Record summary: Small-subunit ribosomal RNA from Larkinella sp., 1451 nucleotides, folded computationally. Its mean pLDDT, the model's own confidence on a scale to 100, is 84. The sequence is in RNAcentral, with records from ENA and SILVA. Its Rfam family is "Bacterial small subunit ribosomal RNA".

């Protein structure tokens, strides 16, 4: 870098749980789906005639009203289908119009006429409703009169204007239209007219989703001209005439959608929405039409067509809840079939009053958003209980609870009781020429006895719900055991879970709380504000250019952008802040603010823009040079390679790590000569050079573009980018026709290989080259787009001008390169050839994967390119750098690593471990190096932890202990024994005694016990890397950080040892040194050691005396340090048969083991958390396993023999052991070993013989005089016991085996190899084992390529559980979305034919003329038919893709 996720904040919500009030507000978002039931528009009797009830003073009145006739039903209420549109919104404009009611003014209201409902009588119909006939009113109709400033049509004349044209005036002048009453007498009404108000029509600027994988659309289409037609302009409809009208600034067509006012989010610019509540549209079962009327194409009106649904007597009729209510259905879901006209609005009416589901109210939902409330102060025994816990205790729940002492809001209960009500009308008065107006008084309230208030008792009536790993405020215990289950995103659960259940505590809010759904936010993650594009996703493959963006200097004019200032307008509601009103709050009220790309108009003119004029400095052009593998098309030209043909010549050649295919006696290869083809151009040569980019190289000529440089003239902004667009465009690839000498895909062979469709090899076609004409991609890369200004330096290269005091040096362009400031950059890096700093313009880019895939559409002959998705899915991919590990990378260096030796092991047979297998049990553990003679330094019983049977249950040990008794000992009996049981003996010590103490048994009880399980809960302790030279830290500095430096470098060393350099300077932990043994020597000491000298005695011995001199022995001390020479090196240091030394460069040996790795080993030494067991998973005892064996493997021991066996004889050690013990000596045995027993608590005595060795004898190569296994017999020790299972020792027997395949281990000197000896455990021993100790005592190391380990330094890296890593495809499973499919089923919107209701138009008919009827014409909704075309669904088969612990092949 980037996505993905969370924390806010809205919400017409729903869904879980819980639920005490009251305000205000909301309340089918799904079926514009069907609907029962009632209601939602009447009203006037002051228009009219009647009729019907009362009532009557008989004149008459009072009340209700079917019709007539007026005025309302176009308005108020719902809904959001259709609509992407002048439909909304804004600002205009009508010189092109209309407007009932209402207001202002002016005129008039004369005079007659007729119908008709109704009412009677008929008649058809089931009905709904339909007709015939008489008769009759009116403010119904209808001539007539009068008209006018009115209409309409002409003239004049004035004044504006906006093209057609307006407006006013005019004793101008033709034609032409009016009325209606009622009565209470005072008005209301009627009629024409003009103005006004209010309501609408209709036109235009702008603005108003997505999709180009929708690029072409239109025939009344687009203009005229005449006719019609309309309130009114208009193709609005019609004739005829022209042929335009739109569109990349997105026509057409498809999807989706009522628009705004506002609303929610957000600093803001944005983004999302249109539920309430206003504006504007649009609809009213679906479609289509009129009529009526001032206004309608009309939600509760009308006709026709359709679908549905109902009555029907079957003919025929009637309906439309998107009014309020309510029902069904749909669905997660969304409410009463309620009161009222008190109040506000509206209709009608003179009024009074009637109607009003608008409307004001109540009901019902915690659906929101406001308040208020479930108590408030004291209260610590810190109480019980609960949880926890290191457990007598302590923590926390918790001032919480009881208790005390108060308040009483809310609920309950009684009591009181509003404002919403002003009026109209009536009455009384006032003022007033007339309408009419003021005061008073009187009536009127659904909500509702509500709200408020007042009182009464009493803490009384009222807390939940989420969450508690990190984001994110909140932590323990038990439960579970990768189960159950969480989960927003990362993740969590596989026996110690703060993550799952549960509980205690805790958090957060709270009459709510969570949880889903959506929307804005954080997201500068679409970036105008406010994002990029070297390497992360992103610069087009490269130029020429159109449109369209941008554009150099002066000046002028204009004002179109920009600025400003004033009107105008942007409903009200709604936000903001202020103020008031409800107790507060929500909520409501005034009054102001704000809100626009808006609109007139007046101004400014600096910018930009537009039109005039100049300028050169940008671009361009000439003129002289200069430069190169530019391009292009001809000519020539050597070398090599092949090939021909001849010559010489023999036997190979050729390839390869090695081979073999191949080529050769038919004569290769080699060589020579000659000649033939075709591609390619060595040296020159470079880090050069030219081109726009691909590209581009032998000489040479002919066209031909270019760039640069100098110097003057022209032009005069001509100029930069550049979507589409043309144009160019490696290689491979197509098409044709030549052409082919190497090469060489494909193809064969031949190695290679576990396999090789590959790397290597012999061959070899296409192609590669040339002409034409395609294709149009590439890591077309500098991964960097053109163009222009700007910004420290140093120093090469190319190639031009000038200078100069010229083998040179200064300058000045134009390129091409490295280093590099500042300065960017995550960083590597860039850094005047930018990735800086700024301008212009193009391009492309928004997680990764599906994918550059699939449909479509362009383009190709094909191949195949351009465009270019989604479904699914994943929590990441991705850059760039830092540390480790790794590499069959590189440099350096060490080790018995290797290599040079010795001597073993693997082969034999024993011995001992293991692992298998058995077994009742074969106890457990250790298990590459780093397990396997290991724990175990002693398994017959014991040990023992197994097992198989008998027994115990406070237990086998230990303390505490009533209490008995000395302790012990002895006999006996059951039994295998533990164990019971009976029996004798013994009766302790110290005290007079009280009582003390020592032991034993020994009830109750308190602690019990577990070698049960986890070394993946742990301590300790131990192995390994590895005695390897490492691991770090402090300041400092470097770096955004990880970290780095130091610790690298340059010598050295065993050593990070030292030395020198050094942005380090220093220390720590290791290395080394101090310890200890061993090698020399002195001092000291001299017994049990020692004996030179003296003396004494023995057959012989330090046996005696004595001695201290040696040897020894055991304290200390000295020695060694590259000090000293001589070379090497600055120095560390290094060499050197050097000198001296006992000893020379650590003398040899040991103890000593850095940070840390291996979840290495050990819960069975021991300790230790937590889990299990408890008449058993504790404990006693007997006996039997731990010893079993088709068989494998570690380790060893003895061997194959002659450097040897054997018997004979003889020297010489050091460690060390020893009193239930070593035993000398003597006796007995062949021996083991008995018996007897001196000496010794040990420098005295003892174990004791040391063996190899030396001497002498035999034995001649033999399965033997090697070899000793295994077996028989007999013994002899040791134990309660030698069966299973001991060692010994005599005797017979005498097996395998002749030096050991593949592989392996061990040693650099007192080593290796060989000898033999001690000790531990131990009754005895299975010990050839471990532990010491001594004696004899070699060989070899050139070197450091290689094996394996290991250390620094560098280097790649996709690895960091770290190479035993990581990872990529095919197949094969299981599961999901998709693409293509013969089809097949559905939707859509047009256009063609065909029919065509009603209604309108207009024609004919009919009338004296109309009207109506009846024919028709044109227009149509519907409805048929056929073809296409467009979404989608589904489809057998088919492609690919994507997920998915532990599949196959391979790398």
């Nucleotide at each position: 870098u980037g996505g993905c996720u969370c924390a806010g904040g809205a919400u017409g919500a729903a869904c879980g749980c819980u639920a005490g009030c009251g305000g205000c507000a909301g309340g089918c978002c799904u079926a514009a789906u069907a609907c029962a039931u009632g209601c939602a528009a009447g009203u006037c009797g002051a228009g009219c005639g009647g009729a019907u009830a009362c009532c009557u003073u008989c004149g008459g009145g009072u009340a209700u009203u079917a019709g007539c006739g007026g005025c309302g039903c176009a308005c108020g209420g719902g809904u959001g289908c259709g609509u992407a549109a002048c439909g909304c919104g804004u600002a205009a404009g009508c010189a092109a119009c209309u407007u009932a009611c209402c207001c202002a003014c002016u005129a008039c209201u004369g005079g007659g006429g007729g119908a008709u409902a109704g009412c009677c009588c008929g008649c058809c119909g089931a009905a709904a409703g339909g007709u015939g006939g008489a008769u009759u009113a009116a403010a119904c109709c209808c001539g007539c009169a009068u008209a006018a400033u009115g209409c309409a049509g002409g003239g004049a004349c004035a004044c504006g204007g906006c093209a057609u044209c307006g407006u006013g005036u005019u004793a101008u002048u033709u034609g032409c239209u009016a009325a209606a009453a009622a009565u209470u007498u005072a008005u209301u009404g009627g009629u024409a007219g003009u103005g006004g108000a209010u309501g609408g029509g209709c036109u235009u600027g702008c603005g108003u989703c997505u999709g180009a994988u929708u690029a072409g659309c239109u025939a009344g289409u687009u203009g005229g001209u005449g006719g019609g037609g309309u309130a009114a302009c208009g193709g609005c409809u019609c004739a005829c005439c022209a042929a335009g009208g739109c569109g990349a600034u997105g026509a057409u067509c498809a999807g989706u959608a009522g628009g705004g006012g506002c609303u929610c989010u957000g600093a803001g610019a944005g983004g999302a929405g249109c539920g309430g509540c206003c504006c504007c549209c649009a609809c009213a079962c679906u479609g289509g039409c009129a009529c009526u009327g001032a206004g309608a194409u009309a939600c509760g009106g009308g006709c026709c067509a359709g679908a549905c649904u109902c009555c029907u007597a079957c003919g025929g009729g009637a309906g439309g809840c998107a009014g309020c209510a309510g029902u069904a259905g749909g669905g997660a879901a969304u409410a009463u079939u309620g009161g009222g006209c008190a109040a506000u609005g509206g209709a009608g009416g003179c009024a009074a009053c009637u109607c009003u589901g608008a409307c004001c109210c109540a009901g019902c939902c915690a659906u929101g958003c406001c308040g208020c409330g479930u108590g408030u102060a004291g209260g610590a025994a810190g109480a019980a209980g609960g949880c926890g816990u290191u457990c007598u205790g302590c923590g926390u729940u918790g001032u919480a609870a009881a208790c005390u002492a108060c308040u009483u809001u809310u609920a309950u209960c009684g009591g009181g009781g509003a404002a919403g009500a002003a009026a109209c009308g009536u009455c009384a008065u006032c003022u007033u020429g007339c309408g009419a107006g003021g005061u008073g008084a009187u009536u009127u309230g659904a909500c509702g006895g509500u709200a408020c208030u007042c009182g009464a008792g009493g803490a009384a009536u009222a807390a939940g719900c989420a969450c508690c790993g990190g984001c994110u405020a909140a932590c323990u215990c038990c439960g579970u055991g990768c189960c159950a289950g969480c989960a927003g995103c990362c993740g969590c659960g596989g026996u110690a879970a703060u993550a799952c259940g549960g509980a205690g505590g805790g958090u957060g809010c709270a009459a709510g709380c969570g949880u889903u759904g959506u929307c804005c936010g954080g997201a500068u993650u679409u970036a105008u504000u406010g994002g990029g594009u070297u390497u992360a996703a992103a610069g087009g493959g490269u130029g020429c250019g159109u449109a369209g963006g941008u554009g150099g200097u002066u000046u002028g004019a204009u004002a179109a952008g920009u600025c400003u200032g004033a009107c105008c307008u942007g409903a009200a509601a709604g936000u903001g802040g202020g103020c008031c009103g409800c107790u507060u709050a929500a909520c409501g009220g005034c009054a102001c603010a704000g809100g626009g790309u808006g609109g007139u108009u007046g101004g400014a003119u600096a910018c930009u823009g537009u039109c005039g004029a100049a300028c050169u400095u940008g671009a361009a052009u000439u003129a002289g040079g200069c430069g190169g593998a530019g391009g292009u098309u001809g000519c020539c030209g050597g070398a090599a390679c092949g090939g021909a043909u001849g010559g010489u010549g023999u036997a190979g050649c050729g390839g390869u790590g090695a081979a073999a295919u191949g080529c050769a006696u038919a004569g290769a290869g080699a060589u020579c000569a000659u000649c033939c083809a075709g591609a390619a151009c060595g040296c020159c040569a470079a880090u050069u050079g030219c081109g726009u980019a691909g590209g581009c190289a032998g000489g040479u000529g002919g066209c031909u573009a270019c760039g640069c440089c100098u110097a003057u003239a022209u032009u005069g902004a001509c100029a930069c980018u550049g979507a589409g667009g043309c144009a160019c465009g490696a290689a491979a690839g197509c098409a044709u026709g030549g052409g082919g000498a190497g090469c060489a895909a494909a193809c064969a062979g031949g190695a290679u290989u576990a396999g090789a469709u590959a790397c290597c090899c012999u061959g070899g076609u296409a192609g590669u080259c040339c002409a034409u004409g395609c294709c149009g991609u590439a890591a077309a890369c500098g991964a960097u787009g053109u163009u222009c200004a700007c910004u420290c330096g140093u120093u090469g290269c190319u190639u031009g001008g000038g200078g100069c005091a010229c083998a040179g040096c200064c300058u000045u362009g134009a390129g091409u390169g490295a280093c590099u400031u500042a300065g960017g950059g995550a960083a590597a890096c860039c850094g005047a050839u930018a990735a800086g700093u700024g301008a212009a313009c193009c391009a492309c880019c928004u997680g990764g994967g599906g994918a550059g895939u699939a449909c479509g559409c362009c383009g190709g002959c094909a191949a195949c390119g351009g465009u270019g998705a989604a479904a699914c899915u994943c929590a990441a991919a991705g850059g760039a750098a830092u540390u480790g590990a790794c590499g069959g990378g590189g440099g350096u260096c060490c080790g018995c690593a290797c290599a040079a030796g010795c001597g073993g092991u693997g082969g034999a047979g024993c011995a001992u471990g293991u692992g298998g297998u058995u077994u009742a049990a074969u106890u457990c553990g250790a298990u590459g190096a780093u397990a396997c003679g290991c724990g175990a330094g002693g398994a017959a019983c014991c040990u023992u932890a197994c097992c198989u049977g008998g027994g115990c249950u406070a237990g086998a040990a230990u303390g505490u202990g009533c209490g008995u008794g000395a302790a012990g000992g002895g006999u006996u009996c059951a039994g295998a024994g533990a164990u019971g049981g009976a029996u004798c003996c013994g009766c302790c010590c110290c005290g007079c005694a009280a009582g003390g103490g020592g032991c034993a048994c020994a009830a109750a009880a308190c602690a019990a016990g577990g070698u049960g399980c986890u070394g993946c809960a742990u301590g300790g302790c131990u192995g390994u890397c590895g005695u390897c030279a490492g691991c770090u830290c402090g300041u400092g500095c470097c770096g955004u950080g990880a970290g780095g430096u130091g610790u690298u470098g340059g010598g050295u060393u065993a050593a990070g040892u030292c030395c020198c350099g050094c942005a380090a300077c220093g220390a720590g932990c290791g290395c080394a040194a101090c310890c200890c043994c061993u090698g020399u020597g002195g001092a000291u000491a001299g017994u049990u050691g020692c004996c030179a000298g003296c003396a004494c005695g023995u057959a012989a011995u330090g046996g005696u005396g004595g001695g201290g001199a040696c040897u020894c022995u055991a304290u200390u001390c000295a020695g060694a340090c590259u000090g000293c020479c001589u070379u090497c090196g600055c120095a560390a240091g290094g060499a050197g048969a050097g000198a001296g030394g006992a000893a020379g460069g650590a003398g040899g040996g040991g103890a000593c083991g850095a940070c840390g790795u291996c979840a290495a080993g050990u819960c069975a030494u021991c300790a230790u958390g937590g889990c299990c067991c408890u008449u058993a998973c504790g404990u006693c005892c007997a006996g039997g396993g731990c010893g079993a064996c088709a068989c494998a493997c570690g380790u060893g021991c003895u061997a194959c023999a002659a450097u040897g066996g054997g018997c004979g004889g003889u020297a010489c050690a050091g460690c060390g052991g020893g009193u239930u013990a070593c035993g000398a000596g003597c006796c007995a045995g062949u021996a083991a070993u008995g018996g007897u027993g001196a000496g010794u608590c040990a420098a005295u005595c003892u174990c004791g013989a040391a063996a190899a060795g030396c001497c002498g004898c035999u034995c001649a190569c033999a399965g033997u005089u090697c070899g000793g296994a295994u077996u028989g017999g007999g013994g002899u020790c040791u134990g309660c016991a030698a069966c299973u299972c001991g060692a010994c020792c005599c005797u017979a027997u005498g097996a395998a085996g002749c030096u050991g395949g593949a592989a392996u281990c061990g040693c650099u000197a007192g080593u290796a190899a060989u000898c033999g000896c001690g000790c531990a455990u131990c009754a005895g021993c299975c010990a050839u084992g471990g532990c010491g100790c001594g004696g004899u005592g070699a060989a070899u190391a050139c070197g450091u390529u290689c094996c394996c380990g290991g250390a620094c330094c560098u280097u790649g890296u996709a690895c960091a559980c770290a190479c035993c890593g990581c990872c990529c495809g095919u197949c094969a499973a299981g599961c999901c979305a998709u693409g293509g499919g013969a089809g097949u089923c559905g939707g859509g919107g047009g256009g063609a034919c065909c029919u065509g209701a009603a209604g309108c138009u207009c024609c004919g008919u009919u009338u004296c003329a109309a009207a109506c009827g009846c024919g028709g014409u044109g227009u149509u909704a519907g409805g048929g038919u056929a073809a296409a075309c467009u979404c989608g669904g589904u489809g057998a088969c088919u492609g690919g893709g994507g997920c998915u612990a532990a599949g196959u092949c391979g790398u």